[in-house]
Context: one part of a larger RNA
Molecule: small-subunit ribosomal RNA, 5' domain
Organism: uncultured bacterium
RNA sequence: GGAUGAACGCUGGCGGUAUGCUUAACACAUGCAAGUCGAACGAAAGUUUUUAACUUUAGUGGCGGACGGGUGCGUAAUACGUGAGAAUCUGCCCUUAGGAGAAGAAUAACUGCUGGAAACGGCUGCUAAAUCUUCAUAUGUCGAGAGAUGAAAUAGCUUUGCUGCCUAAGGAUGAUCUUGCGUCUGAUUAGCUAGUUGGUGCGGUAAUGGCGCACCAAGGCGACGAUCAGUAGCUGGUCUGAGAGGAUGAACAGCCACAUUGGAACUGAGACACGGUCCAAACUCCUACGGGAGGCAGCAGUGGGGAAUUUUCCGCAAUGGACGAAAGUCUGACGGAGCGACGCUGCGUGAAGGAUGACGGCCUGCGGGUUGUAAACUUCUUUUCUCGAAGAAGAAGCUCUGACGGUAUUCGAGGAAUAAGCAUCGGCUAACUCCGUGCCAGCAGCCGCGGUAAGACGGAGGAUGCAAGUGUUAUUC
Repeated sequence: GGAUGAACGCUGGCGGUAUGCUUAACACAUGCAAGUCGAACGAAAGUUUUUAACUUUAGUGGCGGACGGGUGCGUAAUACGUGAGAAUCUGCCCUUAGGAGAAGAAUAACUGCUGGAAACGGCUGCUAAAUCUUCAUAUGUCGAGAGAUGAAAUAGCUUUGCUGCCUAAGGAUGAUCUUGCGUCUGAUUAGCUAGUUGGUGCGGUAAUGGCGCACCAAGGCGACGAUCAGUAGCUGGUCUGAGAGGAUGAACAGCCACAUUGGAACUGAGACACGGUCCAAACUCCUACGGGAGGCAGCAGUGGGGAAUUUUCCGCAAUGGACGAAAGUCUGACGGAGCGACGCUGCGUGAAGGAUGACGGCCUGCGGGUUGUAAACUUCUUUUCUCGAAGAAGAAGCUCUGACGGUAUUCGAGGAAUAAGCAUCGGCUAACUCCGUGCCAGCAGCCGCGGUAAGACGGAGGAUGCAAGUGUUAUUC
């Protein structure tokens, strides 16, 4: 000198645009953040043009809750970056080919009875489906072959059709796995390892593999740093630097890990699942003491910690997502507004003229000098400001549809009106005098100032620097 997710002191006019718990992965009141489909199904309630239509929905069923959003605890390698691969899976989407035959069953809702304080149930009876089961068939799979094995909903609708169902092949996308290289510190950590290293077989998996098991062999890693300990999410990037390098990993983007702590599986194309289930633990709450409920590292917000970090706001109008044939519903993703000079950036706080260089202040050698064209005064201007009027684009998509917002912007009126501070002035380092103080009070980044004439302390006048900021502190190059 540069930089910062900064903080603190003093000060503070406006706009644009970014950004805002770096600390306690501490505990959380309250509200919202994942639903949707009646064109899958039976049923109930309601309405009406009342005997067939419409609306609404608790339940069954389907798809989605594995995305999106948050955080960085753990992890030094089951991570990440980059390159090379394979023994693999892939809902929805696209392409191609073929198919959907026959038969049956249960169950919620509902009815009745009934348990419980509640949460939530239990028994009996009835019923539907794109729910479930069996048989058949087969381009598939397995098998050397014989053979074995494996589907479906011909359903819904507004019916020349559209949407859906099953199988196979291919694609796309996403995911899984293997491997080379790279990836912090410590040797005051030198030996580590028994499923350990390899083989055979079996099991398991979508799939390779000690992934698991049985048996066999005795291997495997290590001063090119194993093991152990500490620290840490990794990267694109960011800051700095001429570069090499050093530091860093907020925001944005990719990957990973996690969801009170620990463990487990279920469902599913996909999870070992933030707003799912089960078990255990700690904590909090309810209880009729028998038993139950909960999980903000989602958005706001509260307490606590801290030098320190925002609104319990508006809207689905746009973009994107889920569901739906669609209308549409949902969406704290997102779009916006609010708060904060926290950063970057732009603009303004007036312009021109104006000397008997006024008054006042300060200095003085008392002549004057300086503040200083500065002010007053004259003539202008209106960026800003206040008021009034008009008023968007952003909407794709014929009509309609804008949270922002009566915002941006434009026009008119008014009046210099509404707007300057902070630090420094001994040298480094731009900028000097007076008064006060008297090794005191104090200053200070380093050198150092202060003990009666202090350009270094405090005040004043003046000056210098930067400017809606300016200084200090912290960290880093």